Predicted 3D model of a 374-nucleotide RNA (Bacterial RNase P class A) from Sphingobacterium sp.
Its mean pLDDT, the model's own confidence on a scale to 100, is 75.
RNA sequence: AAGCAAACUGGCUCUAUCGCUGCAUCUCACAUGGGAUGAAGAGGAAAGUCCGGGCAACGCAGAGCGAUACGCUUCCUAACGGGAAGGCUGCUCUUGAUGGAGUAGACAGCAAGUGCCACAGAAAAUAUACCGCCUUUCGAGGUAAGGGUGAAAACGUGAGGUAAGAGCUCACGGGCUUGUAUGGUAACAUGCAUUUCGGUAAACCUCGUAUGUUGAAAGACCAAAUAGGUUGCAAGAAUAGAAAGCGGCUCGUUUUCUACCUUAGGGUACUUGCAAUGGGUAGGUUGAUAGAAUCUGCGUGCGAACGCAGAUCUAGAUAAAUGAUAGAGAUCCUAUACAGGGUACAGAACCCGGCUUAUAAAGUUUGCUUCUUU
Numbered sequence: 001a002a003g004c005a006a007a008c009u010g011g012c013u014c015u016a017u018c019g020c021u022g023c024a025u026c027u028c029a030c031a032u033g034g035g036a037u038g039a040a041g042a043g044g045a046a047a048g049u050c051c052g053g054g055c056a057a058c059g060c061a062g063a064g065c066g067a068u069a070c071g072c073u074u075c076c077u078a079a080c081g082g083g084a085a086g087g088c089u090g091c092u093c094u095u096g097a098u099g100g101a102g103u104a105g106a107c108a109g110c111a112a113g114u115g116c117c118a119c120a121g122a123a124a125a126u127a128u129a130c131c132g133c134c135u136u137u138c139g140a141g142g143u144a145a146g147g148g149u150g151a152a153a154a155c156g157u158g159a160g161g162u163a164a165g166a167g168c169u170c171a172c173g174g175g176c177u178u179g180u181a182u183g184g185u186a187a188c189a190u191g192c193a194u195u196u197c198g199g200u201a202a203a204c205c206u207c208g209u210a211u212g213u214u215g216a217a218a219g220a221c222c223a224a225a226u227a228g229g230u231u232g233c234a235a236g237a238a239u240a241g242a243a244a245g246c247g248g249c250u251c252g253u254u255u256u257c258u259a260c261c262u263u264a265g266g267g268u269a270c271u272u273g274c275a276a277u278g279g280g281u282a283g284g285u286u287g288a289u290a291g292a293a294u295c296u297g298c299g300u301g302c303g304a305a306c307g308c309a310g311a312u313c314u315a316g317a318u319a320a321a322u323g324a325u326a327g328a329g330a331u332c333c334u335a336u337a338c339a340g341g342g343u344a345c346a347g348a349a350c351c352c353g354g355c356u357u358a359u360a361a362a363g364u365u366u367g368c369u370u371c372u373u374u
Stems, first nucleotide, its partner, number of pairs: 001370009012329007020041002023038006043345001047356002050354005055215004067211005072086005087107001088105007108206002113204002115200003130147002132143004155173006174197002178193006219286004229277008240258008259268003293312008330343005
């Protein structure tokens, strides 16, 4: 210097014309619309919907069982399974070295109980001893030192000891339990004493912490037509039938009654009409955009973050607006260079804090590879 990888920053600009969404002002019409003008109109992830919170409805005496998630410490936060700083362990790089740097970790408990540990191997945990070693009354007994197997073999090395051996004993060393001293807010570190010596909890399980359910299609309000519900008022079968009276009596005529009850005033039920009204559908309004808000400055803190002051208003659609065309510029690529081509990932849907994933060109940092020069 070039290339590659990772992380971070950043997320093309301007003008004109024609449109789209809601808003403000003016204006025309007065079936709720038309016209003019003005200013505004996607993101760092708006995505995945993974975690947490706000908000809302319903539920909820208290306690337990169960289920799910999480699990080193301190701190941040409205909250979190998120973040910051630190501790411990593993791995990588580096240093003469104590050490340093980077990176990963469901990082409580196997010294509560139960289970499991393939293959190989004698044996995978109460060592049923294969070879070997020792003793022998030849029936057997002792031995985990040596061999070999395995991911893992009953703490390791040495000495004593013994028939041969063995933490059986001792010295040094390693891990673990408990106690204690010192340092640290703590995790933890170091020292001393003490007990003990397979692994496995993303095996059951134990301990601790958290969790009521649903989700803007939540919820609140207004409310058409039609058909039901409720209330009030009015009407009632009648060219028919029944009862009674009268007459010239198988007929004619008059009066009264004709769903039920009745105290004879009326009440109840049914049907029809009119009026009022409740629920509720379509539809509309709201929830719904001034907020754990954004920006700037100062201060506190290693940091996540917090405090104070000032300024700003910054999409709100509803089947869903935020677009298209033309020109100019910026930047990159191209063997045609006054030219041609490219400029990513991606599109709000109640709001907010995180996490994860995607992402062109350019820039910064780190690592690796190659080449050149000294």
The same sequence occurs in records of 2 taxa.
The source organism's lineage runs through Bacteria, Pseudomonadati, Sphingobacteriia, Sphingobacteriales and Sphingobacterium.
It is recorded under the gene name rnpB.
Rfam family: Bacterial RNase P class A. Rfam's curators write: Ribonuclease P (RNase P) is a ubiquitous endoribonuclease, found in archaea, bacteria and eukarya as well as chloroplasts and mitochondria.